The prediction has a mean pLDDT of 84. Predicted 3D model of a 75-nucleotide RNA (transfer RNA) from a Fibrobacteria bacterium.
RNA sequence: GGUGUGUUCGUCUAGUGGUUAGGACGCUGCCCUCUCACGGCGGAAGCAGGGGUUCAACUCCCCUACGCACUACCA
Numbered sequence: 001g002g003u004g005u006g007u008u009c010g011u012c013u014a015g016u017g018g019u020u021a022g023g024a025c026g027c028u029g030c031c032c033u034c035u036c037a038c039g040g041c042g043g044a045a046g047c048a049g050g051g052g053u054u055c056a057a058c059u060c061c062c063c064u065a066c067g068c069a070c071u072a073c074c075a
Stems, first nucleotide, its partner, number of pairs: 001071007010025004018055001027043005048064005
């Protein structure tokens, strides 16, 4: 350099065109408890950036950025 692949809450992870973008841990409010822990019920927090296709895009396509893998060249 080329090819392939990945990028979602703080972390891990699900989601193959129509969802309010789900779950676990963490954080946090309330309840429970003599207190703490455990437990129960809630809450905040996310689609890497840009463009395109579509009535509709996290999802399909292109570009960019970054990570990973394979490969070529130079040395």
Background
The organism belongs to Fibrobacteria, within Bacteria. It matches the Rfam family "tRNA". Rfam describes the family as follows. Transfer RNA (tRNA) molecules are approximately 80 nucleotides in length.